Description:
The RNA shown here (transfer RNA) has 73 nucleotides and comes from a Candidatus Micrarchaeota archaeon. The coordinates come from a structure-prediction model, not an experiment, and the mean pLDDT is 82. Lineage of the source: Archaea > Nanobdellati > Microcaldota. Its Rfam family is "tRNA". About the family: Transfer RNA (tRNA) molecules are approximately 80 nucleotides in length. By type it is a transfer RNA.
């Protein structure tokens, strides 16, 4: 150096093709429960690798870039 694929919360992953309120689990933190802890309940915080460009509106479509996987040479 060409190609392919992936990046979303602390982690772990769903949406992406077909643009329209970013959705599950665990984790945390708050009440209720409970003699206390766990364990179930109810609620809350933290988010789409970066940068541009399309567009009323991008995780999602282009374009460039960075990181990691797999081939090819």
């Nucleotide at each position: 150096g060409c190609g392919c694929u992936a990046g979303u919360a602390a982690u772990c992953u769903a949406g992406c093709c077909u643009g329209g309120u970013a959705g599950g689990a665990u984790a945390c933190c708050a009440g209720c429960u409970u003699c206390c802890c766990a364990a179930g309940c109810u609620g809350g915080a933290u988010g789409c690798c970066c940068g541009g460009g399309u567009u009323c509106a991008a995780a999602u479509c282009c374009c460039g870039g960075c990181u990691g996987g797999c081939g090819c040479a």